[in-house]
RNA sequence: GGAGGACGCGCGGGAGAGUUUCCGCCUUCCCUCAGGGGAUUGCGGGACGCCGAAGGAGCAACCGCCCCGGAAUCUCUCAGGCAACGGGACCGCGCGCGCCUG
Numbered sequence: 001g002g003a004g005g006a007c008g009c010g011c012g013g014g015a016g017a018g019u020u021u022c023c024g025c026c027u028u029c030c031c032u033c034a035g036g037g038g039a040u041u042g043c044g045g046g047a048c049g050c051c052g053a054a055g056g057a058g059c060a061a062c063c064g065c066c067c068c069g070g071a072a073u074c075u076c077u078c079a080g081g082c083a084a085c086g087g088g089a090c091c092g093c094g095c096g097c098g099c100c101u102g
Base pairs, nucleotide, nucleotide: 003101004100005099007096008095009094010093011092012091013090018048020047021046022045023044024043025042028039029038030037031036049082050081051080055078056076057075058074062070063069064068
């Protein structure tokens, strides 16, 4: 100096699985024999079923290599998620950084 990588930020794309069910509370409305009943919005707590692409864990092709270490989109499902919103591995573009390689 800024080509590539790593890292960070911004923008765009981004899958899967129940708008399941029960209970409690709240808002609004209707009916009422004034005891209650029904609908509706939101929140909280359970139950069963399921998903994997935040995170986490396990094995491993492979890589480095003295000991040993690194390692997935595979596996598990603790966490997270199963209408929308939001999140989202990963991909693309732009900017920054000036750690690594040349």
The prediction has a mean pLDDT of 77. Glycine riboswitch aptamer from a Sphingomonadales bacterium, 102 nucleotides, folded computationally. Rfam family: Glycine riboswitch aptamer. From the family's description: This family represents the bacterial glycine riboswitch. Taxonomically the source falls in Sphingomonadales (Bacteria, Pseudomonadati, Pseudomonadota, Alphaproteobacteria). It was read from a public genome assembly, where an Rfam model found it.